[in-house]
This record gives sequence, structure tokens and C1' cells, in this order.
RNA sequence: GUAGAGGCGCGCUGCCUAAAAGUAUCCAGAUUGAGGGUGAUACCGAUGACAUCUGGUGAAAGGAGUCAGCGCCGAAGCCAUUAUUGCAUCAUCAAUAAUGGCUGGGCUUGUAUUGAAUAAAUACAGGACUGCCAUAGUUUUUUGUCUAUGGAGCGCUAC
Repeated sequence: GUAGAGGCGCGCUGCCUAAAAGUAUCCAGAUUGAGGGUGAUACCGAUGACAUCUGGUGAAAGGAGUCAGCGCCGAAGCCAUUAUUGCAUCAUCAAUAAUGGCUGGGCUUGUAUUGAAUAAAUACAGGACUGCCAUAGUUUUUUGUCUAUGGAGCGCUAC
């Protein structure tokens, strides 16, 4: 440098479906009568805010599932800093890129955060399992099998 392996393997896209939800929003009427809104301003309000009730209208985003396709095996995820973009502004948050750092992998338990959610995701701690390498031992003619300990993907195997 090329090609591969770990397996409920990783990530992305699209159609459909459920849920979000008869929720938010908007319209009309009645009651009430001064605050509402935000992290902070802006902004709205006696031309009636907020709240309650009745009637009508009525979503969507993020996330999830099946199927199909694409890119792959630091696949990818997370954290910090910087820059750009997004909302009325700043902050927060989100997306993208660069730099640096941590994590072999999936499952599961607890806590916290996000979330409509008991789904799911992320972080931390724990548990058994699993793949790779090294060491020691066991079995085997050998390749290999099994057990224990330790280590980390800038690793491992083949050429």
C1' cells in the first nucleotide's frame, strides 16, 4: 500500500405506517377584569391581556417501526475550542467545517439530560457476553480446541 474479519455491526437517504393529537394555531360567543411574554429585552394588552366554558377549524417538527437503496469496519458516537449559518436581538440551543481528546463491539441494569412518551438517544457507573492480540497452562502429530490473566482500533489477519 491492497484485500479482509468482529455482528441483533455502524451511519445516511426515501416511500409508507402508528403516535405526537383532536394537541398547538386560528375563528365566533359568554364570564372575568390587569397583566401577558422571555434566560433578558423587544413585543402584546380597557379597541379587553391572562384564565375558564361552549361551538367550529385543525396541523407540524424532532424522535419510532417495516420495507427498499447507498456508503462503510474509528465503521461511528461523545466532549472541548474556533469559524459560519439559523429565530426580532443577545444568550442558550441546533446544523456544518477545522483542530485536539476519549471510546474494540453489541446487549442489559441504575442515575441524569433531551423527549408527548413507559419509545428512543446521549453521558457516567456496574454486569455478564463477544471478537482481536500477548502471556501462561491443557489437549492435539500439527493446524487447531479449551481455561486463566492482561492490553487496546494510529489495533488485528493475509499478501
The RNA shown here (Lysine riboswitch aptamer) has 159 nucleotides and comes from Shewanella marina. Of the family's consensus pairs, 100% are formed in the model. Its Rfam family is "Lysine riboswitch aptamer". Rfam's curators write: Riboswitches are metabolite binding domains within certain messenger RNAs that serve as precision sensors for their corresponding targets. Gene Ontology term of the family: lysine biosynthetic process. The source organism's lineage runs through Bacteria, Gammaproteobacteria, Alteromonadales, Shewanellaceae and Shewanella. Model confidence (mean pLDDT): 80 of 100.